Molecule: transfer RNA
Organism: Anaerolineae bacterium
């Protein structure tokens, strides 16, 4: 440099173009002799900029970063 794939919560992953969810972690509470076990609760994210659309995490264009292949 060319081709392909990927980017969503702190982490690992979901999500027909129609309210962005789960698990784990962390935080608060309950329970308990203790809690690192169990139970309950709250918080927390769509890489960036545009376009299409009534509506975009999803489709399109251009960027940024990561991985693989080729040279």
């Nucleotide at each position: 440099u060319g081709g392909g794939g990927g980017a969503u919560a702190g982490u690992u992953c979901a999500a027909c173009g129609g309210c962005a969810g789960a698990a784990c972690a962390g935080c608060g509470g309950c329970c308990u002799u203790u809690g690192g076990a169990g139970c309950c609760g709250a918080g927390a994210a769509u890489c960036c900029c545009g376009g299409u659309u009534c509506g975009a995490a999803u489709c399109c264009a251009g960027g940024u970063c990561c991985c693989c292949c080729a040279g």